[in-house]
Model confidence (mean pLDDT): 84 of 100. A computed fold for a 113-nucleotide RNA from Alkalicoccus daliensis, annotated as SAM riboswitch aptamer (S box leader). The sequence was found by an Rfam model in a public genome assembly.

RNA sequence: CUCUUAUCCAGAGCGGCGGAGGGACUGGCCCGAUGAAGCCCGGCAACCACUGAGUAUUUUACUUGGAAGGUGCCAAAUCCUGCAGAACUAUUUUUAGUUCUGAAAGAUAAGGG
Numbered sequence: 001c002u003c004u005u006a007u008c009c010a011g012a013g014c015g016g017c018g019g020a021g022g023g024a025c026u027g028g029c030c031c032g033a034u035g036a037a038g039c040c041c042g043g044c045a046a047c048c049a050c051u052g053a054g055u056a057u058u059u060u061a062c063u064u065g066g067a068a069g070g071u072g073c074c075a076a077a078u079c080c081u082g083c084a085g086a087a088c089u090a091u092u093u094u095u096a097g098u099u100c101u102g103a104a105a106g107a108u109a110a111g112g113g
């Protein structure tokens, strides 16, 4: 870098250093000198690994706890949106808007190339 699978409406600081950016991208809309990014500390969660109990078709799988070693995460639903479909509303049509569903894109984990 790429492929597969799963998840993405919960949760997490009134700390220290640092000084102007940040929310992936598009278009929006936001956050930020009452202090952005980054680093440290702190915290959240429980994907993998570990572990107790239970069930079954028992080298395994599933269910339910524990703990916190490897990751991850700590504004707003992945902040909204993008492509397609359905319903509804406005409009003569074109078209615009709202809601829902699915996809795409993205993020994270685990496994493969």
Base pairs, nucleotide, nucleotide: 001113002112003111004110005109006108007107008106013041015040016039017038021031022030023029025082027080028079042074043073044072047070048069050066051065052064053063054062055061056060078105083102084101085100086099087098088097089096090095